[in-house]
RNA sequence: UCGUGCUAGACGGGGAACUAGCGGUGCCCUGUACCCGCAAUCCGCUAUAGCGGGGUCGAAUUCCCCUUCGCGGUCCGGCCCUUUAGGACUGGCUCCGCCAAGCGGCGAUGAUGGUUGGGUCCCACACGGCGGAAGCCCGCGAACCCCGCCAGGUCCGGGAGGAAGCAACGGUAAGCGGUCACUUCCGGGUGUUGUGGGGUAGCCUAACCGGAGCUAGCUAGCGAGAGCUAAGCUGGAGGGUCGAGAUCAACAAGGGGUGCACGA
Numbered sequence: 001u002c003g004u005g006c007u008a009g010a011c012g013g014g015g016a017a018c019u020a021g022c023g024g025u026g027c028c029c030u031g032u033a034c035c036c037g038c039a040a041u042c043c044g045c046u047a048u049a050g051c052g053g054g055g056u057c058g059a060a061u062u063c064c065c066c067u068u069c070g071c072g073g074u075c076c077g078g079c080c081c082u083u084u085a086g087g088a089c090u091g092g093c094u095c096c097g098c099c100a101a102g103c104g105g106c107g108a109u110g111a112u113g114g115u116u117g118g119g120u121c122c123c124a125c126a127c128g129g130c131g132g133a134a135g136c137c138c139g140c141g142a143a144c145c146c147c148g149c150c151a152g153g154u155c156c157g158g159g160a161g162g163a164a165g166c167a168a169c170g171g172u173a174a175g176c177g178g179u180c181a182c183u184u185c186c187g188g189g190u191g192u193u194g195u196g197g198g199g200u201a202g203c204c205u206a207a208c209c210g211g212a213g214c215u216a217g218c219u220a221g222c223g224a225g226a227g228c229u230a231a232g233c234u235g236g237a238g239g240g241u242c243g244a245g246a247u248c249a250a251c252a253a254g255g256g257g258u259g260c261a262c263g264a
């Protein structure tokens, strides 16, 4: 070096997810790559990390390692869009409070302030008004058990005469109605009324004292005062796009490596 028979190994790999981790089934990429059974409310294993059974190839185009390329995925960051939350984020707006710098308004025909009086407030009384009741006045008002007079009739009496008494008539009581002028009593969501007392913080007002401020409408300023939130901002979620970004990496290309026995 060649031949024969073996063995290691290979007969797909990778990403995300799942998982304590690994592999598989399922999803995606690559692209062609033995068969059967198992498996997402999973299945099988444990650092030699699919298990069980069968088959083929076999030390190289096929196995192993390194480098390059790089499908695709994941992560990070920037930007954009959508959506959601936040008011003790920025800005804006509304309101409130403070200030009195500016603009106004009031003020020497006297501001703010002070003193005195009055009012506003409370009580009582008087007067008036209003309302109610009673009285006064007018009218009506009792079959008998109210009054007067009592026809008729009744009773007593020899008679003269006497007695009780219904109706009618007249009158009246309780009561009812009216008048609403007058008198008395009572009441009040009663009064440009009067008198007396109380009170007087605030406000209004008059007089006096005194002599220059007062006010806070607008602007500016202050407030971790009360609110609103379209936009910004911040946080969350989703999508898109970008990056000599990070990482894993299929296919492919290049380089290197690979055992045992027998015979020639």
Stems, first nucleotide, its partner, number of pairs: 001264006009057003012030004020046005034054005063257006072248004076243011089232001091229005096223003101219003104215003113209008121198006127191002130187006137178004146171003154163003
The RNA shown here (Bacterial large signal recognition particle RNA) has 264 nucleotides and comes from Thermobaculum terrenum ATCC BAA-798. Rfam family: Bacterial large signal recognition particle RNA. The family's RNA type in Rfam is non-coding RNA gene. Model confidence (mean pLDDT): 77 of 100. Taxonomically the source falls in Thermobaculum terrenum (Bacteria, Bacillati, Chloroflexota, Thermobaculales (SeqCode)). The sequence is in RNAcentral, with records from Rfam.